[in-house]
Model confidence (mean pLDDT): 88 of 100. This is a predicted structure of a 350-nucleotide part of an RNA (small-subunit ribosomal RNA, central domain) from a metagenome. The RNAcentral record of the full RNA draws on SILVA. It matches the Rfam family "Bacterial small subunit ribosomal RNA". Gene Ontology terms of the family: ribosome and structural constituent of ribosome.
Context: one part of a larger RNA
RNA sequence: CUGGGCGUAAAGGGCGUGUAGGCGGUUAUGAAAGUCAGAUGUGAAAUCCCUUAGCUCAACUAAGGAAGUGCAUUUGAAACUGCUUAACUAGAGUACAAGAGGGGAAAGUGGAAUUCCCAGUGUAGAGGUGAAAUUCAUAGAUAUUGGGAGGAACACCGGUGGCGAAGGCGACUUUCUGGCUUGAUACUGACGCUGAGACGCGAAAGCGUGGGGAGCAAACAGGAUUAGAUACCCUGGUAGUCCACGCCGUAAACGAUGGGCACUAGGUGUAGGAAGUGUUGACCCUUUCUGUGCCGAAGCUAACGCAUUAAGUGCCCCGCCUGGGGAGUACGGUCGCAAGGCUAAAACUC
Numbered sequence: 001c002u003g004g005g006c007g008u009a010a011a012g013g014g015c016g017u018g019u020a021g022g023c024g025g026u027u028a029u030g031a032a033a034g035u036c037a038g039a040u041g042u043g044a045a046a047u048c049c050c051u052u053a054g055c056u057c058a059a060c061u062a063a064g065g066a067a068g069u070g071c072a073u074u075u076g077a078a079a080c081u082g083c084u085u086a087a088c089u090a091g092a093g094u095a096c097a098a099g100a101g102g103g104g105a106a107a108g109u110g111g112a113a114u115u116c117c118c119a120g121u122g123u124a125g126a127g128g129u130g131a132a133a134u135u136c137a138u139a140g141a142u143a144u145u146g147g148g149a150g151g152a153a154c155a156c157c158g159g160u161g162g163c164g165a166a167g168g169c170g171a172c173u174u175u176c177u178g179g180c181u182u183g184a185u186a187c188u189g190a191c192g193c194u195g196a197g198a199c200g201c202g203a204a205a206g207c208g209u210g211g212g213g214a215g216c217a218a219a220c221a222g223g224a225u226u227a228g229a230u231a232c233c234c235u236g237g238u239a240g241u242c243c244a245c246g247c248c249g250u251a252a253a254c255g256a257u258g259g260g261c262a263c264u265a266g267g268u269g270u271a272g273g274a275a276g277u278g279u280u281g282a283c284c285c286u287u288u289c290u291g292u293g294c295c296g297a298a299g300c301u302a303a304c305g306c307a308u309u310a311a312g313u314g315c316c317c318c319g320c321c322u323g324g325g326g327a328g329u330a331c332g333g334u335c336g337c338a339a340g341g342c343u344a345a346a347a348c349u350c
Stems, first nucleotide, its partner, number of pairs: 003322004007304002012318001014201004021194003025088004030083001033081002035077008049065006091191001092188004096183004103177007110154001115149007125136002162169002206247006215241002220236004258317006266295011278283001299306002323350003332343004
């Protein structure tokens, strides 16, 4: 390479938009590139195969034939694939009417709590722990009442509930804005799926500049514990956590499960719609669409388990794997301010 694979054994790209490419619905027409059939030419000799012959046989040798899956030319076929033309509506999309939502961005507002400051009351303790101590406090702490400042986060509702492609998103109001679902008709007429490169988004930590800084808290200091204690516990505490702009581009970025379409028993919750029967009505029941859970048939699986939200049965496209260590390292390239990221070996060894 072929093959076999990728939930947990090695292996799904962190996620999207989309270029090239690959693949692609129904009907008819045409041409005939792929495809199929015939003919002609060619396909060296030797070898291989068949039939004979020559060495006493055989190996070996010689003669004749066949084969030579291929290529070229030519004559046809038209089902399938591609192409041309014309058309269709079941895929896809647009318009319309409803609906749900912590989807995103900006501005503003609110209450609870912590801390600090001021003032009042008040007096000797308070903190903290397994027990203590460091620490705070007669210069009046802790407690309590009133007032003020400032920053950050939004209790209850809250829910295997919702939204988002993923990361993620939760007080309230306003403005701007993306996507989704349902219903019924009309329209466009394959406009689709995937997607190497590319481009964009991307938790936390970290970096740059300027702000901000209540609480928490790497580093650091002290107190304990201990044989030691560069820890776990305690008292403090700086970066950081917050905001604006710009970088970084990584995570157990996980459902450890790429995307799309179709098909294949059910049962039971829940979220958002729609329709229908019954009912005065609330509502209940039935059917149906979309999402999100649990349990399970067939089937699959090494087992665990998965099971219409598949890990079942098929098709299309992409990514990735190929014994452990060396190593996600070295070197080179490229990106980055740096930290480092991406790409990615070999010797050697078991």